RNA sequence: GCCGACGUAGCUCAGCUGGUAGAGCAACCGCCUUGUAAGCGGUAGGUCGUCAGUUCAAUUCUGACCGUCGGCU
Numbered sequence: 001g002c003c004g005a006c007g008u009a010g011c012u013c014a015g016c017u018g019g020u021a022g023a024g025c026a027a028c029c030g031c032c033u034u035g036u037a038a039g040c041g042g043u044a045g046g047u048c049g050u051c052a053g054u055u056c057a058a059u060u061c062u063g064a065c066c067g068u069c070g071g072c073u
Stems, first nucleotide, its partner, number of pairs: 001072007010025004019056001027043005049065005
């Protein structure tokens, strides 16, 4: 330099077909327990990498850029 994949909650990841985003674990509160862990219930936490474009509407489609990983040279 060229090609490909990926970027969503603190972490690991869904969300495939455009219609205002969820799960598990973690955190916090409560119940239970002599106490802790486990178990049960609840709460909070997201400019969906950035900037543009298309659209009534974009996490989703398109382009550029940034970052991570891999391959080729």